[in-house]
Context: one part of a larger RNA
Molecule: large-subunit ribosomal RNA, domain I
Organism: Chloroflexota bacterium
RNA sequence: GGCACAUGGGGGAUGCCUUGGCGCCAGAAGCCGAAGAAGGGCGUAGUAAGACUGCGAUAAGCCCCGAUUAGCUGCCUAACAAGCUUAGUCGGGGAUUCCCGAAUGGGGGAACCCAUCUACUUCGGUAGUUGCCUUAGUCGUGAGACUUUGGCGGUAAGCGGGGGAACUGAAACAUCUAAGUACCCCGAGGAAAGGAAAUCAACCGAGACUCCCCUAGUAGCGGCGAGCGAACGGGGACUAGCCCAAACCACAAGAGCCUAACGGACUGGAGUCUUAUGCCUUUGUGGUGUUGUAGGGCCAGGCCCGAGAAAUCUCCAGAUUUCUCAAAGAGUUACAAAACGUACAUUUAGUCGAACAGUCCUGGAACGGCUGGCCGCAGUGGGUGAAAGCCCCGUAGACGAAAAAUGUGCGACUCUUGGCCUGGUUCCUGAGUACGACGGGACACGUGAAAUCUUGUCGGAAUCCGGGGGGACCACCCUCCAAGGCUGAGUACUUCUGGCGACCGAUAGUGAACAAGUACCGUGAGGGAAAGGUGAAAAGCACCCCGUGAGGGGAGUGAAAUAGAACUGAAACCAUGUGCCU
Numbered sequence: 001g002g003c004a005c006a007u008g009g010g011g012g013a014u015g016c017c018u019u020g021g022c023g024c025c026a027g028a029a030g031c032c033g034a035a036g037a038a039g040g041g042c043g044u045a046g047u048a049a050g051a052c053u054g055c056g057a058u059a060a061g062c063c064c065c066g067a068u069u070a071g072c073u074g075c076c077u078a079a080c081a082a083g084c085u086u087a088g089u090c091g092g093g094g095a096u097u098c099c100c101g102a103a104u105g106g107g108g109g110a111a112c113c114c115a116u117c118u119a120c121u122u123c124g125g126u127a128g129u130u131g132c133c134u135u136a137g138u139c140g141u142g143a144g145a146c147u148u149u150g151g152c153g154g155u156a157a158g159c160g161g162g163g164g165a166a167c168u169g170a171a172a173c174a175u176c177u178a179a180g181u182a183c184c185c186c187g188a189g190g191a192a193a194g195g196a197a198a199u200c201a202a203c204c205g206a207g208a209c210u211c212c213c214c215u216a217g218u219a220g221c222g223g224c225g226a227g228c229g230a231a232c233g234g235g236g237a238c239u240a241g242c243c244c245a246a247a248c249c250a251c252a253a254g255a256g257c258c259u260a261a262c263g264g265a266c267u268g269g270a271g272u273c274u275u276a277u278g279c280c281u282u283u284g285u286g287g288u289g290u291u292g293u294a295g296g297g298c299c300a301g302g303c304c305c306g307a308g309a310a311a312u313c314u315c316c317a318g319a320u321u322u323c324u325c326a327a328a329g330a331g332u333u334a335c336a337a338a339a340c341g342u343a344c345a346u347u348u349a350g351u352c353g354a355a356c357a358g359u360c361c362u363g364g365a366a367c368g369g370c371u372g373g374c375c376g377c378a379g380u381g382g383g384u385g386a387a388a389g390c391c392c393c394g395u396a397g398a399c400g401a402a403a404a405a406u407g408u409g410c411g412a413c414u415c416u417u418g419g420c421c422u423g424g425u426u427c428c429u430g431a432g433u434a435c436g437a438c439g440g441g442a443c444a445c446g447u448g449a450a451a452u453c454u455u456g457u458c459g460g461a462a463u464c465c466g467g468g469g470g471g472a473c474c475a476c477c478c479u480c481c482a483a484g485g486c487u488g489a490g491u492a493c494u495u496c497u498g499g500c501g502a503c504c505g506a507u508a509g510u511g512a513a514c515a516a517g518u519a520c521c522g523u524g525a526g527g528g529a530a531a532g533g534u535g536a537a538a539a540g541c542a543c544c545c546c547g548u549g550a551g552g553g554g555a556g557u558g559a560a561a562u563a564g565a566a567c568u569g570a571a572a573c574c575a576u577g578u579g580c581c582u
Stems, first nucleotide, its partner, number of pairs: 001581009016533002020504002022501009031154002039100003042056003046080002050076001052074001062094007071084003105114003115130001117128004131152003136147004159187005169176001173223001199206002210237005220228002241486003244430001248287007256279002263274003266318006292464001294429003297425008306325007327417005340411009350399003356372003360369002373390002375379001381393003435459008445471001466481005520527002540567001543554004
């Protein structure tokens, strides 16, 4: 020096474990904010230096109501002291809630500085006020002032809209792709969007929208490259339809016009009145009305249909309108809209809840073995010194709310009430619109034979004997009615609660099982860790010895201490002892 064996050190693999994650399903819930949010700063405990949690100068808390309980004074974190004990804990409601922050009196380098006005004052202060935009009103000649309404900011994902890349792919690259993705901005909501055919279809017919499965990687588009990629139709989920504009009528207000008349004062007859009580026009309000086998208005006729009162210049006859009552119907989800009572259900604390033992065996311990029983609408699960239906918590099942919230029914409340048919008339039915040209964009569709939708510029209709569409275009035919609006459900996402997993088990699973978005890095935007395990129980080694100590040897605890807090402890690597070889 090598090899072998043994014993240690070193190291942190492996096995086992799980407080934490990941995913799915079901149910419930879904916005917060000038009444000051989200998020922070600073404080706050008897000993309290620090991190977390809670709270706010009333500061790990205050008040009320309920549930529960013999203990309690959060956690890392034990101990002492001092206390509380219808305390504490849990739930509902309330009070307080410093400073910053939209931050809003002005300023500002966030958590700070400096003011204004009003009231009160124990004269120390205390409580309030003063932002910008905007709605309505009042005042003012006016600039404007005052009162008043709303907005401002935040928000993980989902949603609508306005903008909008590149890497990449095409094996280069330019059309194309990536992709209307990422990203930026605006906006709204518990969902958002969309939505009741100027839609499809095909000569048969369907009947708003949304979502899923198929149709189908089809038809197509495409430097016909790479790639992109429908619809019709079928099957499901869910179902819900409505309101204006206009014509016409009435009323109100304003501007204009006119010969008592061939006008008007509801109609007819007879009177009477009339320069505005008329005509025309504009605006507003109410009624009417809302569609395509066209519909509506107006005029005439017909049928059906409660009561009463009043009014419409006077009288008669009729008609109309308004109000009240009755009857019928409807309603808070679009079609009008708000508050309330009651009953029930649900949620936010909880409550009850069956059944086992052994003088046996092993063991530190029985939940194991053996023996003999029991419950079960409960043999899901977890814990207990090993593996427990019957030990504990639970589970099946049953029950429970002073308060708050939600939902449903009923009541109350609110709203509506003329309808149908026939004929005539041609009054109305969304205009810088439809459509065209040029230039773009969206449609699966890259300009193509390119319909359809949209629109920057320029042109620019028709009016129901009308207009759009059916993939250039034309005819026939079919179908629908644009240029106004609203609309629940089915769908997306998240949180909470419950359940589940041929999901992970500490280099995995979230970045984070632990003081983790922490420590640390960076001027900053931002980046971003490592780090779990004694034991059943601390019983965490009293006492003695060596040592300054660290550490060790005894003793003791324990089943075990080679379980001693660095606590399972593989390999590399290092060492000691013994043997063999050189």